The RNA shown here (SAM riboswitch aptamer (S box leader)) has 101 nucleotides and comes from a soil metagenome. The coordinates come from a structure-prediction model, not an experiment, and the mean pLDDT is 84. The RNAcentral record of the sequence draws on MGnify.
RNA sequence: UUCAUCCAGAGAGGCUGAGGGAACGGCCCGUCGACGCCUCGGCAACCGGCGGAGCCCCGCUGCGGUGCCACUUCCGUCCUUGGACACCAAGGGAAGAUGAA
Numbered sequence: 001u002u003c004a005u006c007c008a009g010a011g012a013g014g015c016u017g018a019g020g021g022a023a024c025g026g027c028c029c030g031u032c033g034a035c036g037c038c039u040c041g042g043c044a045a046c047c048g049g050c051g052g053a054g055c056c057c058c059g060c061u062g063c064g065g066u067g068c069c070a071c072u073u074c075c076g077u078c079c080u081u082g083g084a085c086a087c088c089a090a091g092g093g094a095a096g097a098u099g100a101a
Stems, first nucleotide, its partner, number of pairs: 001101006011040005019029003023077004041069003046065002048061005073095001078092006
């Protein structure tokens, strides 16, 4: 950079000790110990493996490579449309995350 996905799912123990949920705003989590790290466990099925199908793709599996296990990517931010218009709803972006190339 390209492509795909992002309303599902899955926590215990130990260490540490003040911030954390990417930025900002909101709203949350956090000394009843969050975040992070380690161990074990689990979820899922992108890659992988097996099978089917002219492609696209579909099913099964979970030994292996990743990933993930508060809140929809926690919600919004920019644009469009609609409405009962300081607001709300829907759609699309931007940004981000993960995988594959």